This is a predicted structure of a 113-nucleotide RNA (SAM riboswitch aptamer (S box leader)) from Niabella sp. The organism belongs to Niabella, within Bacteria. The sequence was found by an Rfam model in a public genome assembly. Its mean pLDDT, the model's own confidence on a scale to 100, is 80.
RNA sequence: AUCUUAUCAAGAAAGGCAGAGGGUUUGGCCCAAUGAAGCCUUGGCAACCUGCUAUGUACACAAGUAGCAAGGUGCCAAUUCCACCUCCCGCAACUGCGGGGGAAAGAUAAGUC
Numbered sequence: 001a002u003c004u005u006a007u008c009a010a011g012a013a014a015g016g017c018a019g020a021g022g023g024u025u026u027g028g029c030c031c032a033a034u035g036a037a038g039c040c041u042u043g044g045c046a047a048c049c050u051g052c053u054a055u056g057u058a059c060a061c062a063a064g065u066a067g068c069a070a071g072g073u074g075c076c077a078a079u080u081c082c083a084c085c086u087c088c089c090g091c092a093a094c095u096g097c098g099g100g101g102g103a104a105a106g107a108u109a110a111g112u113c
Base pairs, nucleotide, nucleotide: 003111004110005109006108007107008106013042014041015040016039017038021031022030023029026083027082028081043076044075045074048072049071050070051068052067053066054065055064080105085102086101087100088099089098090097091096
C1' cells in the first nucleotide's frame, strides 16, 4: 500500500526541548507568542486484539456475557469541529433556513493479499 468487518455524541494533560503553524483536501468556523506542528518524560482515558478471572456446560472445550488492565495498538480542544453528495420533513426563502436519515471521504482496531 490492497480488500473486508467493526466502531467513531462518552472519556482522558502536566512538564521539558523547539519556534509557526494546526484542525486530512475545499469552504466555513475555530485553536495558536498566555507558545502551533514535531520530539522526549511522566500521567491518564478507553477496552479493538492477546492474556487472566468469573459465569456458561452432566464433565471438558467452545460461543456468548461480565470483569481486570499485565502485554500489543490507539487516543487525551471543539460530534470525525461543521458543511460538501443524496433522500425525507418543516418554514415559505426561491434555490434560502432549520431538523433528521443515508452515502462518500477520513481515523482507529482486527483480519487479509